[in-house]
RNA sequence: AUAAAAUAGAGCCAAACCUGUCGCAAGGCAGGGACGGAAAGCCUCGGAAUUCAGCAAUGAAUUGGCCGGGCUGCCAAA
Numbered sequence: 001a002u003a004a005a006a007u008a009g010a011g012c013c014a015a016a017c018c019u020g021u022c023g024c025a026a027g028g029c030a031g032g033g034a035c036g037g038a039a040a041g042c043c044u045c046g047g048a049a050u051u052c053a054g055c056a057a058u059g060a061a062u063u064g065g066c067c068g069g070g071c072u073g074c075c076a077a078a
Base pairs, nucleotide, nucleotide: 012037013036017032018031019030020029021028022027035065041071042070043069045068046067047066048063049062050061051060052059053058
């Protein structure tokens, strides 16, 4: 330096649901709240699912806590 990552410690994020708000909607944001997470940090590059429009082809959007991939971060034994 790289890989791995038990244990310990310091902490971190925050599902469902409720309230308010934005959106045609999926869903987003803020507060409460914890199901869980070792990247549940960031990015739609690929796939998947969902929403809207359309006779269809297809177009636009949503989900990063659906998966893969890329980038980055904290502690730290054998």